[in-house]
Molecule: Glycine riboswitch aptamer
Organism: Gemmobacter sp.
RNA sequence: GGGCAAGGAUCGGGAGAAUCCGGUCGGGGUGCAAGCCCUGCCGGUGCCGAAGGGGAAACCGCCCCGGUAAACUCUCAGGCGCAAGGGACCGAUCCGCGCGA
Numbered sequence: 001g002g003g004c005a006a007g008g009a010u011c012g013g014g015a016g017a018a019u020c021c022g023g024u025c026g027g028g029g030u031g032c033a034a035g036c037c038c039u040g041c042c043g044g045u046g047c048c049g050a051a052g053g054g055g056a057a058a059c060c061g062c063c064c065c066g067g068u069a070a071a072c073u074c075u076c077a078g079g080c081g082c083a084a085g086g087g088a089c090c091g092a093u094c095c096g097c098g099c100g101a
Base pairs, nucleotide, nucleotide: 003099004098007095008094009093010092011091012090013089018045020044021043022042023041025040026039027038028037029036030035046080047079048078052076053074054073055072059067060066061065
């Protein structure tokens, strides 16, 4: 020492899946009441995969066995009306362990 680069910050984009069933439970709204609607909690069933997590192939090795992925797969976790939140990944700007002709 042009650059490359683990990782990070900010901004923008960012999908999927039951407004499911039940509860002698709680709260709110409406109503004279019965009831209806929303919501919290609990239980059940069905479903989603793009936080995280698990799995193993080709291939490689010191070949008993081991190493080694994903947007594939499993659904532990998480999520499933709208909204909010989360969100792999993509783009822009910046910082940058370290490597460095």